Notes:
Predicted 3D model of RNase P RNA and transfer RNA as a complex of 407 nucleotides. It holds a member of the Rfam family "Bacterial RNase P class A". It is annotated as a ribozyme. Its Rfam clan is "RNaseP clan". About the family: Ribonuclease P (RNase P) is a ubiquitous endoribonuclease, found in archaea, bacteria and eukarya as well as chloroplasts and mitochondria.

[in-house]
């Protein structure tokens, strides 16, 4: 210098004129303060906060699924462990269970599970018998390679290595290490039904609270409780009441309030490998409702020419996209 | 704010893991004075984009992009 990879930090600022919006103030827009994002986007998640229902179990559904932390709380994060891609550095993982049952594996092969003998190989005169070592077909065929043995093969037998019990070391754990015995193997497949660990009431800010006005405190049908009163009748019905639900017609569409002091930002210290927590201090950083923050000029500035606006609010993940620094891998070339 | 669906050939659809079809359209060639029907062949396709799961994906799952319905 190229190329990857992984992180931080930004998205203008200072000054003047003029405009818009909202908070206190003023006799008065008269003085003062504030004024879109790192993703505000998508709505994939998880809450806080209202309202509603609630004995208790989880029938059912529905999410999640290696270990150990954080954290309000998760399917997020850290940090390890196993696989897997890549030369690395790093990325990614719907990572529990196939001896609990049930389903699938075209095609091509003999044959796709307690399976077979198509070629081949040993005998045998010939019918036949032995074989699963070679070969063929497939993603996958009853371990793998090397010797030794046999008629001729085969864990028939040996070493490695690989499975399967079992013990000791190491670690919170998930694993890893080593050592003994042992039949040599119980195809794969659960983002296929299924099994088994854990969690989960339900609607949602157009949620919901209160005031103000008013038509027609109207009209119809159904449904459920029910003390005491009435009727009837004889342990039911009917009136009467309150509550829900549909359905005709009519009137209203205001105004406040949830609405912005928070699981808060930011510093300094401590504890932690980190994620984070803790003490102490400072600070107040938009709340609109037909919906505002915009223009001009100067300086500074490695960019301000990208991607793009809030509507109860926070934590996350995805996705878009401008400029700058910093680490580390690889490869090439100079000192 | 919430709740569902969709994407295949030029256009309208089918298509339950194993060979991408149908109809209408297009091209050729028969027949006809000539067209049209009508009969016989043939083209057309990264199955929205990606990644994954499985021996193998339109199809099964996740992300994204565009388009569509329904409630408040």
């Nucleotide at each position: 210098g190229u190329g990857g990879u992984c992180a931080g930090c930004u998205a203008g600022g200072c000054a003047a004129u003029c405009g818009c919006u909202u908070c206190a103030u003023u006799a008065a827009g008269u003085u003062g303060g504030a004024g879109a994002g790192g993703a505000a986007a998508g709505u994939c998640c998880g809450g806080g906060c209202u309202c509603c229902a609630u004995g208790g179990g989880a029938c059912a559904g529905g999410a999640u699924g290696c270990u150990g932390g954080u954290u309000a709380a998760c399917g997020a994060c850290c940090a390890g462990g196993c696989g897997c891609a890549g030369u690395a550095a790093u990325g990614c993982g719907a990572c529990a269970g196939a001896a609990a049952g049930u389903g699938c594996a075209a095609c091509a092969g003999a044959a796709a599970g307690u399976a077979u003998a198509c070629c081949g190989c040993c005998u045998g005169a010939a019918a036949g018998g032995g074989u699963a070592a070679g070969g063929g077909u497939g993603a996958a065929a009853a371990g793998g390679c090397a010797g030794g043995g046999u008629a001729a093969g085969a864990g028939c037998c040996u070493a490695c290595c690989g499975c399967u019990u079992c013990u000791c070391c190491a670690g919170u754990g998930a694993u890893g290490g080593a050592g003994a015995a042992g039949g040599c193997a119980u195809u794969g497949u659960a983002a296929a039904c299924c099994u088994c660990g854990u969690c989960c009431g339900g609607a949602g800010c157009a949620a919901g609270u209160u005031c103000a006005a008013g038509u027609a405190u109207g009209g119809g049908a159904a449904g459920u409780g029910u003390c005491c009163c009435g009727u009837c009748u004889c342990a039911g019905a009917c009136a009467a009441u309150a509550c829900u639900u549909c359905u005709c017609g009519g009137g209203u569409a205001g105004a406040a309030c949830g609405c912005u002091a928070g699981a808060g930002u930011c510093g300094u210290c401590a504890g932690g490998u980190a994620a984070c927590u803790g003490c102490c201090g400072a600070c107040c950083a938009g709340g609109a409702u037909a919906g505002a923050u915009g223009a001009u000029u100067g300086c500074c500035g490695u960019u301000a020419u990208a991607c793009a606006g809030a509507a109860c609010c926070c934590g996350g993940c995805u996705u878009a996209u401008u400029g700058c620094u910093a680490g580390c891998c690889a490869c090439a070339g100079u000192u | 704010g919430g709740a569902g669906g969709a994407u295949u050939a030029g256009c309208u659809c089918a298509g339950c893991g194993g060979g991408a079809g149908a109809g209408c359209g297009c091209c050729u060639g028969c027949c006809u004075u000539a067209c049209a029907a009508g009969c016989a062949g043939g083209a057309u396709g990264u199955c929205a984009u990606a990644a994954g799961u499985u021996c193998a994906a339109u199809c099964c799952u996740u992300a994204u992009a565009u388009c569509c319905u329904c409630c408040a």